[in-house]
Molecule: c-di-GMP-I riboswitch aptamer
Organism: Syntrophomonadaceae bacterium
RNA sequence: AAUCGAAAAAGGCAAAGCCACCGAAAGGUGGCGGCGCAAAGCUAAAGGGGCUUCGGCGACAUAUUGCCGGUGUCAGCCAGCUGCCGGU
Repeated sequence: AAUCGAAAAAGGCAAAGCCACCGAAAGGUGGCGGCGCAAAGCUAAAGGGGCUUCGGCGACAUAUUGCCGGUGUCAGCCAGCUGCCGGU
């Protein structure tokens, strides 16, 4: 430096749910919690994708739903960047 995560050590993060608060919503922040995670660290101004909402156009069984554009959001979807320990 590349690649890998079988065993191990030191530690780290924290899903759902519940409570409080912020938000129109998606979602976020704090507390409890712990499903999981070797990048569950950082990046939403590289890009793809999901979600939200507004507008336009269309489908339809009139409940919904597709496409296009805008808004906001998600890094625990992919991706980009960086990185601990250990093996080769």